Predicted 3D model of a 107-nucleotide RNA (Guanidine-I riboswitch aptamer) from a Paracoccaceae bacterium.
It was read from a public genome assembly, where an Rfam model found it.
It matches the Rfam family "Guanidine-I riboswitch aptamer". From the family's description: This family represents a conserved RNA structure found upstream of the ykkC and yxkD genes in Bacillus subtilis and related genes in other bacteria.
RNA sequence: GUGCAGGGUGUCUAGGGUUCCGCUUCGGCUGGAAGGUCAGGUCCAAGAGACGCCGCCUGCGUGGCAAACUCCGCGCAGGUACACGGCGGGGGAAAAUCCCGGGAGAU
Numbered sequence: 001g002u003g004c005a006g007g008g009u010g011u012c013u014a015g016g017g018u019u020c021c022g023c024u025u026c027g028g029c030u031g032g033a034a035g036g037u038c039a040g041g042u043c044c045a046a047g048a049g050a051c052g053c054c055g056c057c058u059g060c061g062u063g064g065c066a067a068a069c070u071c072c073g074c075g076c077a078g079g080u081a082c083a084c085g086g087c088g089g090g091g092g093a094a095a096a097u098c099c100c101g102g103g104a105g106a107u
Stems, first nucleotide, its partner, number of pairs: 007054006015044002020041002022038001023035004055080010082102001084105001088100003
């Protein structure tokens, strides 16, 4: 300097704003208007957050083939490390540790 890999998903949380509900204020009190610097419910939500499931890897056991290896299936155990991070754009009700992005950059 270059290449490959660091898997997927469900439930939730930190967090996020304000479409709907609620709340507050106003009102011509039917229908409404404004307010997220309103605790909240619906809603969105983490690569570097939690728990689980699946996948993958290693080992052991077991069934299939006359037998062994291999292969395929099933079961059990273990592993799945590390990880500082803009601006800007997307998103759409709006915003975000969401997406661009394990990006640019830094070490």